A computed fold for a 71-nucleotide RNA from Stentor coeruleus, annotated as transfer RNA. The source organism's lineage runs through Eukaryota, Alveolata, Postciliodesmatophora, Stentoridae and Stentor. The RNAcentral record of the sequence draws on Rfam.
RNA sequence: GCACUGUUAGUCUAGGGGUAUGAUGGUAGCCUCCCAAGCUACCGGCCCGGGUUCGAGUCCCGGACAGUGCA
Numbered sequence: 001g002c003a004c005u006g007u008u009a010g011u012c013u014a015g016g017g018g019u020a021u022g023a024u025g026g027u028a029g030c031c032u033c034c035c036a037a038g039c040u041a042c043c044g045g046c047c048c049g050g051g052u053u054c055g056a057g058u059c060c061c062g063g064a065c066a067g068u069g070c071a
Base pairs, nucleotide, nucleotide: 001070002069003068004067005066006065007064010024011023012022018054025043026042027041028040029039030038047063048062049061050060051059
């Protein structure tokens, strides 16, 4: 230098055109004599910029970062 793969909550992760999933975590409550465990509710997320589309986390282009391969 070229090609490919990945980037989603504090952490891990599903979803590849139509309300973003679950776990963990945090907060409040229930339960308990108290704690732990369990149960319920809530909080918190699509790497950045542009394009396509009625609609983009998803498709296209460029960039950043990480990884793999080739030179």
Rfam family: tRNA. Rfam classes the family as a transfer RNA.